[in-house]
RNA sequence: GCGGAUGUAGUUUAAUGGUAGAACAACAGCCUUCCAAGCUGUUGGCGGGGGUUCGAAUCCCCUCGUCCGCUCCA
Numbered sequence: 001g002c003g004g005a006u007g008u009a010g011u012u013u014a015a016u017g018g019u020a021g022a023a024c025a026a027c028a029g030c031c032u033u034c035c036a037a038g039c040u041g042u043u044g045g046c047g048g049g050g051g052u053u054c055g056a057a058u059c060c061c062c063u064c065g066u067c068c069g070c071u072c073c074a
Stems, first nucleotide, its partner, number of pairs: 001070007010024004018054001026042005047063005
């Protein structure tokens, strides 16, 4: 330099153009003599920018991070 994969909540992940979900974690309540467990609820997220579209996590372009492969020079 070229090519590929990947990026969504604190963590692991789902959602192939139509309201961003789940589990664990955290917080609050219930239960319990207390703790744990269990039950209920709450908070919190699409790496960044631009484009296409009535509508984008999803399609296109640029860019950033991580990983993998190839090539050239030294």

The RNA shown here (transfer RNA) has 74 nucleotides and comes from Acholeplasma sp.
The organism belongs to Acholeplasma, within Bacteria.